[in-house]
RNA sequence: CCGUGCUAGGCGGGGAACCAGCGGUGCCCUGUAACCCGCAAUCCGCUACAGCGGGGCUUAAUUCCCUCUCCGAGGCUUGCUUUCUCGGGACGUUCUUGCGCGCAAGUGGCGUUGAUCGCCAGGACCUGCGCAACCAGGGUCCACGAACCCCGUCAGGACCGGAAGGUAGCAGCGGUAAGUGACCGCCCGGGUGUGCCGCAGGCCUCCCUGGCAGGAGUUAACUGCUCGCGAGCCGCCCGGGAACUGGAGUCGAGGAAGGGUGCACGG
Repeated sequence: CCGUGCUAGGCGGGGAACCAGCGGUGCCCUGUAACCCGCAAUCCGCUACAGCGGGGCUUAAUUCCCUCUCCGAGGCUUGCUUUCUCGGGACGUUCUUGCGCGCAAGUGGCGUUGAUCGCCAGGACCUGCGCAACCAGGGUCCACGAACCCCGUCAGGACCGGAAGGUAGCAGCGGUAAGUGACCGCCCGGGUGUGCCGCAGGCCUCCCUGGCAGGAGUUAACUGCUCGCGAGCCGCCCGGGAACUGGAGUCGAGGAAGGGUGCACGG
C1' cells in the first nucleotide's frame, strides 16, 4: 500500500416557547439522503457523559470526529426613520353637516278691491252660577202577579143548634203585597272633557271677525347672512399594535478549507 472480517461511530440539524436543566412529541426554518415500531403538552423520558425501550442498515472513510478560519438560509432581542391602524385627551382654524335665536339681500305669499301700527266692539280661551242635553237611579200611571202562612165574597162539603139560623173556611171569582213587565209621558234628586242658551267676572298677551282713522308696506315658506350649540374631517399630545428598509447584539442549518482517526488476519 492492497484484500478479507469485526468494532467505536453514524443513520439529520437549528430557532423560539415550555423546563431547575437536558432531550422528545407539537410550532417555525433548512433540506429531500435525512431507517422502522411504541410512549408523549390538562405532557413523555432522563440527570450534567442528560430522551427511554425494541429492531434494522452502514462503516474506518469525499460518508465518522474537531476547528481560535471563511461564506451563510432563517429565528429571537433591541433602538432609529417612514407609513398605516386602534383607544383616550385638549385646543385651533379650515371644511362638511344638523339644530336654535335673529336679520331681511333674492324668490314667493298678502296688500290702493287698502299692509303694519293705533282706537273701539265682539268672538275664541279660562272660571263660577243657572238652564238644557246625555247617562244611570228612584217614584207616579197601566198591566201581570199569592194552592196555604194577604183582603173581600165564599158553591160544595164540615161544625154548632130541636128548629130558625149561625160559625170557621178550601176551591172558584174579584182585588192587592213583595216582585215582574210595557209605554218612556210626568215628578224627584245624582253625575259629566255634552252645549253657548242666560248672567257675572278674568284674560285685551297670542289668534279670529267687524267698524273708525291712516296711507305702503308686511310676512319669514324657500335661498342667503350673523351669532350660539352639537357632531364629523384635518392638524396637535399620550398610549397600544402592525409593516418595509438598513443598524447593533445573539443563536445558527448548510457549504468551503484545514486537521485527526481503532482492531484482527493474509499478501